[in-house]
RNA sequence: GCGGAGGGCUGGAUGGCCGCUUUGGCGGGACCCCGCCCAAGAGGAAAGUCCGGACUCCUUGAAGUAGCGGUGCCGGGUAACGCCCGGGCGGAGCAAUCCGACGGAAAGCGCCACAGAGAUCAGACCGCCCUGCAGGUCAGGGUCAGGGUGAAACGGUGGGGUAAGAGCCCACCGCGGGCCUGGCAACAGGCCUGGCAUGGCAAGCCCCACCGGGAGCAAUGCCGAAUAGGGAUCCCGUUUGGGCCGCUUCAGCCUUGGGGUCCGGGUUGGCAGCUAGAGCGUGCGGGCAACCGCACGCCCAGAGGAAUGGUCAUCCAGGCGGCGGGGCGACCCGUCGUUGGACAGAAUCCGGCUUACAGGCCCUCCGCGCGU
Numbered sequence: 001g002c003g004g005a006g007g008g009c010u011g012g013a014u015g016g017c018c019g020c021u022u023u024g025g026c027g028g029g030a031c032c033c034c035g036c037c038c039a040a041g042a043g044g045a046a047a048g049u050c051c052g053g054a055c056u057c058c059u060u061g062a063a064g065u066a067g068c069g070g071u072g073c074c075g076g077g078u079a080a081c082g083c084c085c086g087g088g089c090g091g092a093g094c095a096a097u098c099c100g101a102c103g104g105a106a107a108g109c110g111c112c113a114c115a116g117a118g119a120u121c122a123g124a125c126c127g128c129c130c131u132g133c134a135g136g137u138c139a140g141g142g143u144c145a146g147g148g149u150g151a152a153a154c155g156g157u158g159g160g161g162u163a164a165g166a167g168c169c170c171a172c173c174g175c176g177g178g179c180c181u182g183g184c185a186a187c188a189g190g191c192c193u194g195g196c197a198u199g200g201c202a203a204g205c206c207c208c209a210c211c212g213g214g215a216g217c218a219a220u221g222c223c224g225a226a227u228a229g230g231g232a233u234c235c236c237g238u239u240u241g242g243g244c245c246g247c248u249u250c251a252g253c254c255u256u257g258g259g260g261u262c263c264g265g266g267u268u269g270g271c272a273g274c275u276a277g278a279g280c281g282u283g284c285g286g287g288c289a290a291c292c293g294c295a296c297g298c299c300c301a302g303a304g305g306a307a308u309g310g311u312c313a314u315c316c317a318g319g320c321g322g323c324g325g326g327g328c329g330a331c332c333c334g335u336c337g338u339u340g341g342a343c344a345g346a347a348u349c350c351g352g353c354u355u356a357c358a359g360g361c362c363c364u365c366c367g368c369g370c371g372u
Stems, first nucleotide, its partner, number of pairs: 001368010012315007020041003024037006043343001047354002050352005055216004068212005073087005088102001089100004103207002108205002110201003125147002127143006133136001155173006174196001175194008220272004230263007241255004279298008316341001318339009
């Protein structure tokens, strides 16, 4: 210098004018408003609402079993997690580094398309070998070594053996079992042994281990009008209809009609929940790290049909163009004009993950080339 890997920070600045929300102070009317002053007022993702919690209510013996759902190498962190850190194993890369749904397929069931002779108690299409005689484009048998098909063909390589072959036998590799060593463990290495028995799929059922009661701030609690409707009680009227009663009359009771008082539920609305918290900053200590501990300091939006805005000026990154200068050149410097800053907006709160994001700055590491 070129190419690459990992990570962190930032996400325009200042001022004027006009507004919005809230705490505090002052004043005015007056117990809820108005005015003035001061102060504060979106994010790294406030987003998706995908996980995990806090909190609240419901059911309740939330103890177990079954079922259902989730998680799934090991160790650690954490309030918890499907998150994070460290490690193991497998894969990709020369490397830095990245990726992994990574428990069990010798517990059982099921499935394995197409092609192919045969897809799991194997299988004979070609080929190879043996036998027969009719001597061939034949028949019967043996064989999975070779060919062919396929994602996958019943361990791989070499040798022996054989009619030809084959774990049929042997050596090494792989695989299973046992022991030893290292490691907390996942796992790794070594020795002995078995003798090929064990194809793949669990993002098919299933088995094993662990975790989980449900709903969510529109949770939930409080205050509560007018109108309508519910209940209790009293008064008036029995004028109308109905019932107690088969018919008639009368009386009583209930209902119906009007009025008064009280109670309870409850819509619009108001208040609480509502922001001081698994909080933030600095320093020290422990730990490889995630993270934890201690000390000191700080208070950092609380709106709620929902405030956090608009406009002007100056400036700053960056882009484009003109002019001048420098350089062989890519390009650099000065100046003027113009343009110009992404993704995106809290809604009970917190820890994560995922997704979106113009531009700028910084750190560490790897490979190649050149110079010393």